A computed fold for a 576-nucleotide part of an RNA from a Dehalococcoidia bacterium, annotated as large-subunit ribosomal RNA, domain I. Its mean pLDDT, the model's own confidence on a scale to 100, is 81. Rfam family: Bacterial large subunit ribosomal RNA. Taxonomically the source falls in Dehalococcoidia (Bacteria, Bacillati, Chloroflexota). It was read from a public genome assembly.
[in-house]
Context: one part of a larger RNA
RNA sequence: AGCACAUGGUGGAUGCCUUGGCGUUAGCUGCCGAAGACGGGCGCGGCUCGACUGCGAAAAGCCCCGGUGAGAUGUCCAGCAAUCUUAAGCCGGGGGUUCCCUAAUGGGGCAACCCACCUGGUGUAAUGCCAGGUACUCUAUAUGAGUGGAUACCGGGUGAACUGAAACAUCUUAGUAACCCGAGGAAAAGAAAUCGAAUGAGAUUCCCGGAGUAGUGGCGAACGAAAGGGGAAGAGCCUAAACUCCGCCGGUUUAGUGGCCUUGAGGCCUAUACCGACGGGGAGUUGCAAGGCGCAACUGACAGUGCUCAAGAGCUGUCGCAGAGUAAAAAACUUUUUACCUAGUCGAAGGUUCCUGGAAAGGGCAACCACAGAAGGUGAAAGUCCCGUAGAUUAAAGGUAAAAAGCUCUGGUUGCGUUCUUAAGUACCACGGGACACGGGAAAUCCUGUGGGAAUCUGGGGUGACCACGCUCCAAGGCUAAAUACAGCGAACGACCGAUAGUGAACCAGUACCGUGAGGGAAAGGUGAAAAGCACCCCGCGAGGGGAGUGAAAUAGAACCUGAAACCAUGUGCUU
Repeated sequence: AGCACAUGGUGGAUGCCUUGGCGUUAGCUGCCGAAGACGGGCGCGGCUCGACUGCGAAAAGCCCCGGUGAGAUGUCCAGCAAUCUUAAGCCGGGGGUUCCCUAAUGGGGCAACCCACCUGGUGUAAUGCCAGGUACUCUAUAUGAGUGGAUACCGGGUGAACUGAAACAUCUUAGUAACCCGAGGAAAAGAAAUCGAAUGAGAUUCCCGGAGUAGUGGCGAACGAAAGGGGAAGAGCCUAAACUCCGCCGGUUUAGUGGCCUUGAGGCCUAUACCGACGGGGAGUUGCAAGGCGCAACUGACAGUGCUCAAGAGCUGUCGCAGAGUAAAAAACUUUUUACCUAGUCGAAGGUUCCUGGAAAGGGCAACCACAGAAGGUGAAAGUCCCGUAGAUUAAAGGUAAAAAGCUCUGGUUGCGUUCUUAAGUACCACGGGACACGGGAAAUCCUGUGGGAAUCUGGGGUGACCACGCUCCAAGGCUAAAUACAGCGAACGACCGAUAGUGAACCAGUACCGUGAGGGAAAGGUGAAAAGCACCCCGCGAGGGGAGUGAAAUAGAACCUGAAACCAUGUGCUU
């Protein structure tokens, strides 16, 4: 020096564990903000330097209501002191307080700071102190609205490239990413100028499927429907116009034209007539055309009514009858009941002087409950020890939903037709683009930048160029719940992870640290059943160690479960 064995050190793999993650399912909830949010700064504790949590100068808290309840004064973090327990503490509901910055809003500003003015109060010799107010924009001018945040989902606007095509330009990636605007608890869409081709269907949305089909495509790469079918859910409506009444404004008219509901008689009007614009009320809303208007027929009761009288018709009101309603179609609210949410409560049944062991829940013996043998904990493995579980039950206060009642609102039908209305710079066309699965194609359909520019029910659109026939629908105004998406919350579950895994983060992590900044971004879990965390003695300056003691175990001693390998030693043996 090497090899072998043994014993250690170092190191932290492995095994076991789980406080934390990941995912799915069903349920519930869903915006916050000038009444100052989100997010922060700074403070607040008897002993409190620091951090977390909580709170705000009323500062780990104040008041009220309900539940629980014998203990409490949060955590790292033990102790002391002083208290509370005249119902504390804890849990839930409601209220009060809520510094400074931040949309930040009196002005300014290098956020958490500086400097003002007005009004009121208080006070000084004087300076002061306290409270309230003072931004901008918009409108319907009010006790008004907006601003900013959250940003996963949703609608809209602008809109790439890497990439793929084995290069690359059309194409693809992709209307994706990114940026901007806007809204809600969902959003968007939505009651056919739809789809279609059969005995037709009958708003929208979502899922399955049709189907990787029909198609599109340097017919390359690739893109990629729809109807019918099966489900989830289900809901339909309101305007504009014709006609009519009222108001207001402007214009025309001395005609006896016209008007004052009609008829007869009387009376009246230069606007009480007529025309037009505007505003408001009624009427009315469709394609088998519908509605207005006119005429005719039918249809509850009573009362009132226009310049006067009589009659008639009409209108209005009340009652009756019928129907509807607060999520659209008009809108506000009250009461009652029920269910649920935000704290809880009750909740069956086991013993042993046996065995092992530190410890019994294990083994033995012989029992019991079960609408409960889910899970977790307890010194090893517990239906019957604890917490629970099945089941049952509960709310002063706040909230959600449903039902009923009050309440509110609405109500003619049919037939005939010479008439009136039914959304215009619209439809459509040309050119240029875009969207449609569809790349200009035979290219319909939808949107529209420029130019042109209809019809009016004997009308118009669609039916994939176009034409005919047939069929079908009614554009150029609007509203609309649910089924759907996402997030949060509590719950359950997992051939999901188990500390180099699973979130970046099981631990005081978006921290430490890096960067001017945008931004990047860690490592780090485990004594023991219980601290019983080694009194006392010895060596040592100490660190550390040796005894003693605790403990089942201390080679479980905090650098603490297990404790692999590399690596380093010590002892013994062998070889050289």